[in-house]
């Protein structure tokens, strides 16, 4: 110094142009002598930041912040 990928909910993750979802905590309730598990019900002002293409960005483009690797 060059290069590849990641950044979404508290955690782990899927969504790759048209309503942001899932699991798993988390609350409030059933079962229980009780507690765990199960089971119904509920909570989701989260798309890293900035600018840019588009009628319409999480998603395409460009730097930028952050992480993980690889060459040298």
């Nucleotide at each position: 110094g060059g290069g590849u990928c990641c950044a979404u909910a508290g955690c782990u993750c899927a969504g790759c142009g048209g309503c942001a979802g899932a699991g798993c905590a988390g609350c409030c309730g059933g079962c229980u002598c009780a507690u765990a598990a199960c089971c119904g019900g509920u909570c989701g002002c989260g798309c890293g930041u900035u600018g840019g293409u588009u009628c319409g960005a999480a998603u395409c483009c460009a730097a930028c912040u952050g992480g993980a690797c690889c060459c040298a």
The prediction has a mean pLDDT of 83. Predicted 3D model of a 72-nucleotide RNA (transfer RNA) from Anaerolinea sp. The organism belongs to Anaerolinea, within Bacteria. RNAcentral records the identical sequence in 2 taxa. It matches the Rfam family "tRNA". The literature on the family includes a 1997 paper in Nucleic Acids Res by Lowe and Eddy, "tRNAscan-SE: a program for improved detection of transfer RNA genes in genomic sequence". Gene Ontology term of the family: triplet codon-amino acid adaptor activity. By type it is a transfer RNA.